[in-house]
RNA sequence: CUUAUAAAGAGUGGCGGAGGGACAGGCCUUAUGAUACCACGGCAACCUGCUUAGGCAAGGUGCUAAAUCCUGCGGUUUUACCGAAAGAUAAG
Numbered sequence: 001c002u003u004a005u006a007a008a009g010a011g012u013g014g015c016g017g018a019g020g021g022a023c024a025g026g027c028c029u030u031a032u033g034a035u036a037c038c039a040c041g042g043c044a045a046c047c048u049g050c051u052u053a054g055g056c057a058a059g060g061u062g063c064u065a066a067a068u069c070c071u072g073c074g075g076u077u078u079u080a081c082c083g084a085a086a087g088a089u090a091a092g
Stems, first nucleotide, its partner, number of pairs: 001092005011040004019029003023072004041064003046060002048057003068086001073083004
């Protein structure tokens, strides 16, 4: 850079001690212990393997608060919907 996907799903313990949710605004989360890291689980099925072509498995990634937490730009029949952008992940 290209393509695809997203209102589904899945957490305990240890360590340690103040932030975290990409960015901005909001709104949340957090000393009933955040982020990071470690251990052991779990989810999913992009690649992969097998296949009776329906699926099955789970080796490589990924993920495991909240719709990608919501909005951001454009449009419409404007408590909403559609599309785009940005970010994320996978494959190339």
A computed fold for a 92-nucleotide RNA from a sheep gut metagenome, annotated as SAM riboswitch aptamer (S box leader). The model forms 97% of the base pairs in the Rfam consensus.